Model confidence (mean pLDDT): 82 of 100. A computed fold for a 72-nucleotide RNA from an Oscillospiraceae bacterium, annotated as transfer RNA.
[in-house]
RNA sequence: GGUGCCAUAGCCAAGUGGUAAGGCAGUGGACUGCAAAUCCACGAUUCCCCGGUUCAAAUCCGGGUGGCACCU
Numbered sequence: 001g002g003u004g005c006c007a008u009a010g011c012c013a014a015g016u017g018g019u020a021a022g023g024c025a026g027u028g029g030a031c032u033g034c035a036a037a038u039c040c041a042c043g044a045u046u047c048c049c050c051g052g053u054u055c056a057a058a059u060c061c062g063g064g065u066g067g068c069a070c071c072u
Base pairs, nucleotide, nucleotide: 001071002070003069004068005067006066007065010024011023012022018055026042027041028040029039030038048064049063050062051061052060
């Protein structure tokens, strides 16, 4: 230098045009003599950034930034 893949909550991670699942962690509550375990409830004004397409974008398009892999 070239090609491909990835970027979503503190961490992991689904979603592939119609206002973002789940798990762990956290907070509050129930239970308990106190805990642990278990159960219930609570979260993303902006899905890496900027722009475009669209009635509508995490999702499609262009450009950036960062990471990984391969080629040279």

The sequence was found in a public genome assembly.